[in-house]
RNA sequence: UCCAGGUCCCGGGGGGCGCGAGCCCGCUAACCCCGUCAGGACCCCGCAGGUAGCAGCGGCAUGUGGUGUCUUGUGUCGCUCCGUGGGCCUGGAGCA
Numbered sequence: 001u002c003c004a005g006g007u008c009c010c011g012g013g014g015g016g017c018g019c020g021a022g023c024c025c026g027c028u029a030a031c032c033c034c035g036u037c038a039g040g041a042c043c044c045c046g047c048a049g050g051u052a053g054c055a056g057c058g059g060c061a062u063g064u065g066g067u068g069u070c071u072u073g074u075g076u077c078g079c080u081c082c083g084u085g086g087g088c089c090u091g092g093a094g095c096a
Base pairs, nucleotide, nucleotide: 001093002092003091004090005089006088007087008086009085010083011082012081013080014079016077017075018074019073020072021071022070023068024066025065026064027063033059034058035057036056041051042050043049
């Protein structure tokens, strides 16, 4: 100096793991959310009709719990692959 191998660093790719979020499911509103409003109340001379509307029921919001084949963000975590990159070590060959 060349070749090969190993290791660490740097850069890039891919998987994993942790945490968070989305999505999905459950629960969650006496009233101050929505809808429908039994009964009753009121309007009307009366009828018809109408008004507001408690309970009940349904829904969404909010909060909370759960799950994971998914989506996404993140990491003093580790794995793997690549490199006309760098440091160190080992072996071989050649040169001085």

Predicted 3D model of a 96-nucleotide RNA (Bacterial small signal recognition particle RNA) from a Gemmatimonadota bacterium.
It was read from a public genome assembly, where an Rfam model found it.
Taxonomically the source falls in Gemmatimonadota (Bacteria, Pseudomonadati).
It matches the Rfam family "Bacterial small signal recognition particle RNA". Rfam describes the family as follows. The signal recognition particle (SRP) is a universally conserved ribonucleoprotein involved in the co-translational targeting of proteins to membranes. By type it is a non-coding RNA gene.
Model confidence (mean pLDDT): 80 of 100.